Background:
c-di-GMP-I riboswitch aptamer from a Gemmatimonadota bacterium, 86 nucleotides, folded computationally. It was read from a public genome assembly, where an Rfam model found it. The organism belongs to Gemmatimonadota, within Bacteria.
C1' cells in the first nucleotide's frame, strides 16, 4: 500500500418507540432507548424514494412538471479510519 475479516483487544455508532425543541413538510437537533451496523464515520456527484410554504407552466388539487428541499441506516461512487490475518 492492497485485499479479506471481526477470531483477539480497546471500543464505536444507534432503528423503532417515548419526551423536549425545530421546520410548511419530508425531516432534523438534544435526552432516553437498542433493531441492527466492520465503516450505520464524512461527502448530495449519479440513480431511487420522500417533501413541496412560496415562485413559474398546465391547472386551480403538489395532480403533473420546473425550481427548491430531504434521505449517507436505499443503492452506486468519492474521501478518511481501529484491530487481526494474508
Nucleotide at each position: 500500500c492492497u485485499c479479506g475479516g471481526u477470531c483477539c483487544a480497546g471500543g464505536g455508532c444507534a432503528a423503532a418507540c417515548c419526551c423536549c425543541g425545530u421546520g410548511a413538510g419530508a425531516g432534523c437537533g438534544g435526552g432516553g432507548g437498542a433493531c441492527g451496523c466492520a465503516a450505520a464515520g464524512c461527502c448530495a456527484c449519479g440513480g431511487g424514494u420522500c417533501c413541496u410554504c412560496a415562485c413559474u407552466g398546465u391547472a386551480a388539487c403538489a395532480a403533473c412538471a420546473g425550481c427548491g428541499g430531504a434521505u449517507g441506516g436505499c443503492c452506486g461512487g468519492g474521501c478518511u479510519a481501529c484491530c487481526c490475518g494474508a